[in-house]
Context: one part of a larger RNA
């Protein structure tokens, strides 16, 4: 830009892409078969491999500053308590998120047309013949079935809902006039809805998408909880190591609460057939 007014939702699926994998064991059955050795078709069941998808409850990883321990040195006048630097100083753990080696799930089943192959009926050719007419069975393969994308599928689809068919002046035409008309000009109004802008996000390169914007829990703060760390500071005892008392701190998590910030506003968008 188009999809013969504008808009918001929900859809159909022409077409396209993907997937559609494979093994072992058990029962049928030591049966059929076979002198024996050996050893099934078929049907049913169980467990795997590889591959793929999703997820983070579990098992782990990471987790650059969440907790703790600790070395050297410097600083806060000193002690105590803290802080800076030394790869994050080093070390032990670890929330959220992201993850696999972790967890769950998938291939099933079914229909149609067929290949090789096997048939029915059946002449040419009184027989025979699956074929010449006609009708069947039949594969991991083909078309569906399953998953995803898709109406620019220009044959541009469908359904529902919302908005709109204004006002004024001038000009022109018709008309005696009242009045009527116009793909005409200018101005006003500016619907539904959308965008800008802003607060953010399990969304994200940007964009887009999604949640919100005071009639508000969108983010921050605060409060509560959870999680993690592992028993703070202070006090008491001890020469001390240390012990007792008491915990303390806590990112991204789950909630609550208008304290702070989403203020105010601007723009686009119709009168057409």
């Nucleotide at each position: 830009u188009g999809c013969a007014g504008g808009a918001g939702a929900c859809u159909u699926g022409c077409g396209g892409a993907g997937g559609u994998u494979u093994g072992a064991c058990c029962c049928u059955a030591g049966u059929a078969c076979g002198a024996g050795a050996g050893g099934a078709u078929u049907g049913g069941g169980u467990c795997g491999g590889a591959c793929g998808g999703a997820c983070c409850u579990c098992u782990g990883g990471u987790g650059u500053a969440c907790c703790u321990g600790u070395u050297g040195u410097c600083g806060c006048g000193c002690u105590a308590g803290c802080g800076g630097c030394a790869c994050a100083g080093c070390a032990g753990g670890g929330u959220a998120g992201c993850u696999a080696u972790g967890u769950c799930c998938g291939g099933c089943a079914a229909g149609g047309a067929u290949a090789a192959a096997c048939g029915c009926u059946g002449a040419a050719a009184g027989c025979a013949u699956a074929u010449a007419a006609g009708c069947g069975u039949g594969a991991a393969g083909c078309c569906u079935u399953c998953u995803c994308c898709u109406a620019a599928a220009c044959u541009a689809g469908g359904u529902c809902u919302c908005c709109u068919u204004g006002g004024a002046a001038c000009c022109c035409c018709c008309g005696c006039a009242a009045g009527g008309g116009g793909c005409g000009u200018u101005c006003c109004u500016g619907a539904a809805g959308g965008c800008u802008c802003c607060u953010g996000g399990a969304a994200g390169a940007c964009u887009a998408c999604c949640a919100g914007g005071u009639a508000c829990a969108u983010a921050g703060g605060c409060c509560g909880g959870g999680u993690g760390u592992g028993c703070a500071a202070g006090g008491c005892a001890g020469c001390a190591a240390u012990g007792c008392u008491c915990a303390g701190c806590u990112a991204a998590c789950c909630g609550g609460u208008c304290c702070u910030a989403a203020u105010c506003a601007g723009c686009c968008g119709a009168g057409c057939g």
Predicted 3D model of a 273-nucleotide part of an RNA (large-subunit ribosomal RNA, domain VI) from a Pseudomonadota bacterium.
NCBI's taxonomy places the organism under Bacteria, Pseudomonadati, Pseudomonadota.
The coordinates come from a structure-prediction model, not an experiment, and the mean pLDDT is 86.
Rfam family: Bacterial large subunit ribosomal RNA. Its family is annotated with ribosome and structural constituent of ribosome in the Gene Ontology.